[in-house]
RNA sequence: CAACGACAAUAGCAACCUCGCCGCGAGGCGGGCACGCAAAAUCAGGAAUCUUGACUUUAGAUAAAUUGAGAUUAUCCGGUUACCGAU
Numbered sequence: 001c002a003a004c005g006a007c008a009a010u011a012g013c014a015a016c017c018u019c020g021c022c023g024c025g026a027g028g029c030g031g032g033c034a035c036g037c038a039a040a041a042u043c044a045g046g047a048a049u050c051u052u053g054a055c056u057u058u059a060g061a062u063a064a065a066u067u068g069a070g071a072u073u074a075u076c077c078g079g080u081u082a083c084c085g086a087u
Base pairs, nucleotide, nucleotide: 003087004085005084012037013036017032018031019030020029021028022027041080042079043078045077046076047075048072049071050070051069052068053067054066056065057064058063
């Protein structure tokens, strides 16, 4: 330096639920909590899923397709950075 991830050590984060606030919404922020995580740190670059608006088409309703704008990094891939030392 790279790989690897222990019935190791020092730390860290925090699912679900709940309370308050923000948002049309997906969801986000803060407090409590502790399912879990060796990158559950960070970046929406790629995919996927979800939300919302508009136009058109399908006989009507429903719904789908197309398209614009968003959300999720604890859905996955990828980029960047990082503690420790059984191996």